[in-house]
Context: one part of a larger RNA
RNA sequence: GCCUACGAGUUACUCCUCACUAGCGAGGUUAAGAUUUUCAGAAUCGAAGCCGAAGCGAAAGCAAGUCUGAAUAGGGCGUUUAGUUAGUGGGGGUAGACGCGAAACCGUGUGAUCUACCCAUGGUCAGGUUGAAGUGUCAGUAAAAUGACAUGGAGGACCGAACCCGUUGACGUUGAAAAGUCUUGGGAUGAACUGUGGGUAGGGGUGAAAGGCCAAUCAAACUCGGAAAUAGCUCGUACUCCCCGAAAUGCAUUUAGGUGCAGCCUCAUUAAAGUGUCAUAGAGGUAAAGCUACUGAUUAGGCUAGGGGGCUUCACCGCCUACCAACCCUUGAUAAACUCUGAAUGCUAUGACAUGAUUAAUGGGAGUGAGGGCAUGGGUGCUAAGGUCCAUGCCCGAGAGGGAAAGAACCCGGACCAUCAGCUAAGGUCCCCAAAUAUAUACUAAGUUGACCUAACGUGGUCUGAUUGCUAAGACAGCUAGGAUGUUGGCUUGGAAGCAGCCAUUCAUUUAAAGAGUGCGUAACAGCUCACUAGUCGAGCGAUCGGGCGUGGAUGAUAAUCGGGCAUAAGUAUAUUACCGAAGCUAUGGAUUCUGCAUUAACAUGUAGAGUGGUAGGGGAGCAUUCCAAGGGCGUUGAAUGUGAGGCGCGAGCCUUGCUGGAGCGCUUGGAAAAGCAAAUGUAGGC
Numbered sequence: 001g002c003c004u005a006c007g008a009g010u011u012a013c014u015c016c017u018c019a020c021u022a023g024c025g026a027g028g029u030u031a032a033g034a035u036u037u038u039c040a041g042a043a044u045c046g047a048a049g050c051c052g053a054a055g056c057g058a059a060a061g062c063a064a065g066u067c068u069g070a071a072u073a074g075g076g077c078g079u080u081u082a083g084u085u086a087g088u089g090g091g092g093g094u095a096g097a098c099g100c101g102a103a104a105c106c107g108u109g110u111g112a113u114c115u116a117c118c119c120a121u122g123g124u125c126a127g128g129u130u131g132a133a134g135u136g137u138c139a140g141u142a143a144a145a146u147g148a149c150a151u152g153g154a155g156g157a158c159c160g161a162a163c164c165c166g167u168u169g170a171c172g173u174u175g176a177a178a179a180g181u182c183u184u185g186g187g188a189u190g191a192a193c194u195g196u197g198g199g200u201a202g203g204g205g206u207g208a209a210a211g212g213c214c215a216a217u218c219a220a221a222c223u224c225g226g227a228a229a230u231a232g233c234u235c236g237u238a239c240u241c242c243c244c245g246a247a248a249u250g251c252a253u254u255u256a257g258g259u260g261c262a263g264c265c266u267c268a269u270u271a272a273a274g275u276g277u278c279a280u281a282g283a284g285g286u287a288a289a290g291c292u293a294c295u296g297a298u299u300a301g302g303c304u305a306g307g308g309g310g311c312u313u314c315a316c317c318g319c320c321u322a323c324c325a326a327c328c329c330u331u332g333a334u335a336a337a338c339u340c341u342g343a344a345u346g347c348u349a350u351g352a353c354a355u356g357a358u359u360a361a362u363g364g365g366a367g368u369g370a371g372g373g374c375a376u377g378g379g380u381g382c383u384a385a386g387g388u389c390c391a392u393g394c395c396c397g398a399g400a401g402g403g404a405a406a407g408a409a410c411c412c413g414g415a416c417c418a419u420c421a422g423c424u425a426a427g428g429u430c431c432c433c434a435a436a437u438a439u440a441u442a443c444u445a446a447g448u449u450g451a452c453c454u455a456a457c458g459u460g461g462u463c464u465g466a467u468u469g470c471u472a473a474g475a476c477a478g479c480u481a482g483g484a485u486g487u488u489g490g491c492u493u494g495g496a497a498g499c500a501g502c503c504a505u506u507c508a509u510u511u512a513a514a515g516a517g518u519g520c521g522u523a524a525c526a527g528c529u530c531a532c533u534a535g536u537c538g539a540g541c542g543a544u545c546g547g548g549c550g551u552g553g554a555u556g557a558u559a560a561u562c563g564g565g566c567a568u569a570a571g572u573a574u575a576u577u578a579c580c581g582a583a584g585c586u587a588u589g590g591a592u593u594c595u596g597c598a599u600u601a602a603c604a605u606g607u608a609g610a611g612u613g614g615u616a617g618g619g620g621a622g623c624a625u626u627c628c629a630a631g632g633g634c635g636u637u638g639a640a641u642g643u644g645a646g647g648c649g650c651g652a653g654c655c656u657u658g659c660u661g662g663a664g665c666g667c668u669u670g671g672a673a674a675a676g677c678a679a680a681u682g683u684a685g686g687c
Base pairs, nucleotide, nucleotide: 001687002686003685004684005683006682011095012094013093015092016091017090018089019088020087021086022085023084024083027051028050029049033045034044035043036042055062056061065077066076067075068074098236099235101233105226106225107224109222110221116200117199118198119197120196121195122194123193124192125190127159128158129157130155134151135150136149137148138147139146163187164186165185169182170181171180202218204214205213206212239622240621241620242619243618244617249262250261251260252259253258263368264367265365266364267363268362269361270360271359273358274355275354276353277352278351279350280349281348282347288341289339290338295335296334300330301329302328304325306324307323308321309320310319311318371396372395373394374393375392376391377390378389379388380387401412402411403410416590417589418588419587421586422585423584427580428579429578430565431564432563436577438576439575440574441573442572443571449567450566457552458551459550461549462548463547464546465545466544467543468542469541470540478536479535480534481533482532484509485508486507489503490502491501515530519528520527591612592611593610594609595608596607597606598605599604623676625673626672627671628670629669630668631667633665634664642659643658644657645656646655647654648653
């Protein structure tokens, strides 16, 4: 992992509540018990008790009223009638209460054969080294001290086996081993190691102290019991079909992943509304707008109080100011907590029209109370986030199908079933891949692009629009030629001659034209060139502002790609006509729900219309298993079972039959449940 078996809303109650069924009904009902008996969920007694028929008040108490209150006021709770008994079912309560699951708490006991410490009594420690005190001899001294040499054999002394330990590294890690092996290392006469016997026990021991150890278990051992502890938590919870179908919100919560009430769903009953459009009448201060209409904030200028600075004065005056600046005027412009103004929507009411059960109330049953994405209006944040918090809508959630290569929520569109029928939506039509290598006119040359990126800024790439200037009296570009003189203008300077710099009457002359000079250049000149002019040539040439498509900007971590192949259209723009394309719509047949009508005693049938996606969840109808009762059956001429075949039912399932098997088993109508498995790291067995 698979198979088989087992495996989870049960049972009890003088309980509560609701629905249905039945009895009786202002009443209903017996319990224990007794009697009878055909012995049965039997009949008859049995009124104790219970519920109801009257309530209000804390109570005394009063009573269709009562309480509060001074009140004859007001208000609260009542009155205008239906209950009760039993059965079945839905829900609640109390019990383990759908099943499994803690860590823990408490009580009685069992453990020191492991290990910690202690007590008693024993045992063990190869070999080598060092050489303390003391003592002796000699030297030495007044005597000592002291020194040398011997002797001696101390030490939590040294080196190192046994023994004890476990520092380092490797291996081992389903191991040889639930802690080891190898290597290396520490102690090794001591606070050493060790044998045997004994002691200390669980909030207790023991501890040279690590919360260590107390039998592979220790921040409180193990065993059994209280005990099915508790678990707002996790997981699991078993057959079919049909109808409807949510929520992830508000308020509160020692509350935030729980719960209560409300909201939203369903079922039953009752009632008669509900919704849309238009019209009319309203409330309101948003968007926008505005601000010499307020409150604030604010640009530039003018006018000019006040202040600063400067001048002047003995002082008071006074004057100036490209300083700051109120009010006022002109001008520009601003606000969620500004408004002289002010929509569209939305909301309320009334009427008309349309629609037709979509609405409301009461009662039974829920689930939900983690939401999410997108669009729009906002707050917060960085006008960041697949961020976060609100509002309005849609979708996902609980929604399949087609498109977007692939994708919860983007686009199209809501799947009752069948069909080798048709038409369309979004989106597409060269091939993958169904359908145009469609038509017309442009653009693009970058593979730009071809539905996953891009900006500021730049661009004499190219197409196009508008305005404007020059041009046959010859433009623009090219070529030929000129581009001079006063003059090297004046100043400055070492120098300054068009061209370092400063000045300006930047003049004047000759001219077709030529600047006191547009650049390059020189130390300064020179030189080259431009403006400007003539000739040649012979038709368009410039400037500005827009638009389209391109181009640079362009940079990411494994080589690349429009989904791919590829494409100069099969790219882009505009227009048009065909076609493809979904579970949409249609066609044909069928099933089922609801409503209306007709027929029918009823079941039901026919017909018309509208439906039939669905999680949590509510409601309805069925299938199967085991047993019981009654009725009626089958079976050795072959039951159950197993395994094939055929048929029926929307389905759970059922029927017939071949083979197998060898003794029990169905059907109908009721009843009762140990009543349906794919999951619970489910339990047991097998493979």